[in-house]
RNA sequence: UGAGUAAGCUGGAUGAUCGCAAACACAAAGGUCGAAAGGCUGUGUUUGAGGAAAGUCGGAGCUCCAUAGGGCAGGGUGCUGGGUAACGCCCAGUAAGGGUGACCUUAAGGCAAGUGCCACAGAAACAAACCGCCCGUCACCACCAGUGACGGGUAAGGGUGGAAAGGUGAGGUAAGAGCUCACCAGCAGUCAGGCGACUGGCUGGCUAGGUAAACCCCACCUGGAGCAAGACCGAAUAGAGAAGCGAAAGAGUAGCCCGCUCUGCUUCCGGGUAGGUCGCUAGAGAUGACAGGUAACUGGCAUCCCAGAUAGAUGAUCAUCCCCUCUAACGAGGGACAGAACUCCGCUUACAGGUUUGCUCACCAU
Numbered sequence: 001u002g003a004g005u006a007a008g009c010u011g012g013a014u015g016a017u018c019g020c021a022a023a024c025a026c027a028a029a030g031g032u033c034g035a036a037a038g039g040c041u042g043u044g045u046u047u048g049a050g051g052a053a054a055g056u057c058g059g060a061g062c063u064c065c066a067u068a069g070g071g072c073a074g075g076g077u078g079c080u081g082g083g084u085a086a087c088g089c090c091c092a093g094u095a096a097g098g099g100u101g102a103c104c105u106u107a108a109g110g111c112a113a114g115u116g117c118c119a120c121a122g123a124a125a126c127a128a129a130c131c132g133c134c135c136g137u138c139a140c141c142a143c144c145a146g147u148g149a150c151g152g153g154u155a156a157g158g159g160u161g162g163a164a165a166g167g168u169g170a171g172g173u174a175a176g177a178g179c180u181c182a183c184c185a186g187c188a189g190u191c192a193g194g195c196g197a198c199u200g201g202c203u204g205g206c207u208a209g210g211u212a213a214a215c216c217c218c219a220c221c222u223g224g225a226g227c228a229a230g231a232c233c234g235a236a237u238a239g240a241g242a243a244g245c246g247a248a249a250g251a252g253u254a255g256c257c258c259g260c261u262c263u264g265c266u267u268c269c270g271g272g273u274a275g276g277u278c279g280c281u282a283g284a285g286a287u288g289a290c291a292g293g294u295a296a297c298u299g300g301c302a303u304c305c306c307a308g309a310u311a312g313a314u315g316a317u318c319a320u321c322c323c324c325u326c327u328a329a330c331g332a333g334g335g336a337c338a339g340a341a342c343u344c345c346g347c348u349u350a351c352a353g354g355u356u357u358g359c360u361c362a363c364c365a366u
Stems, first nucleotide, its partner, number of pairs: 001362010012321007020048007030041004050337001054348002057346005062226004069258004074222005079093005094108001095106004109217002114215002116211003130158002132154009166184006185207002187204007230278004239269001241268005249263004285304004290299003322335005
């Protein structure tokens, strides 16, 4: 200098004018909307969209079912150890794989509990011989060699395939084979290290597959519904309607069983209201330095209050500056993804430009 890799920050600034919403304080006690509950209306101060507000994929806080619970089914996660309110998230490791490397990815428990599946090709895919190799007998042949038939042995060579009785090499054999040996892989035993996943050493010739994002088994976790949850206030209305079950019965918690509670309940037909207030933002909160920890994170101390709308506010205009591109210059053009709706913690996705730090590789110079 270039290329990469991991973790961040920012993503317009300032001023003026006008216009919105909320909170608080003051003023007024009047006006207006409304059937009512209740709402609106003046002045000033302060504050006012995000790192993803997006997706709605996870986890919770909170509310109700409910005056409890337990079990089953169902669902979820799946290497180990930590973190957290919790998680399928985060941190640190281990194993396998990719990369020269920094690093990255993983649906990473079990096939010796059981049941399935492995098309086509191929002789054969829980087991075998298509082409072959060797031995013996018979026949043809003057002999050798060769050819054919029958019997026995074989799985090293060739072929098919994603995969064919661990791999490579040597010895041995009638020809071959872990038959034997060396190295390697797997498996089993044992010793050592580690909290553990696992790693390393030694011994053993033990080696007939793959697949569980196949059914399944094992370990751990797990009520349901959701702010349109729910609570209060006001107003209005129509049930002499029909059918069913009926106390050893019925209903209630998504399903089933036990338990508990209540005493009428379920279904169909028909009618009324759909207005207002709360919930609604002081928090598992933010920032700063310090201490502990490899880290995620935790602890105390100090400081701060940073939207609460409801047909839905958070804006518009002007000026100067900033950044980027083009132009010799004047100047021109552009400035990403994109808007809160109960809240928080994650994950995933989108993002013009600018910028910081660590590490890796290549080249050059000193």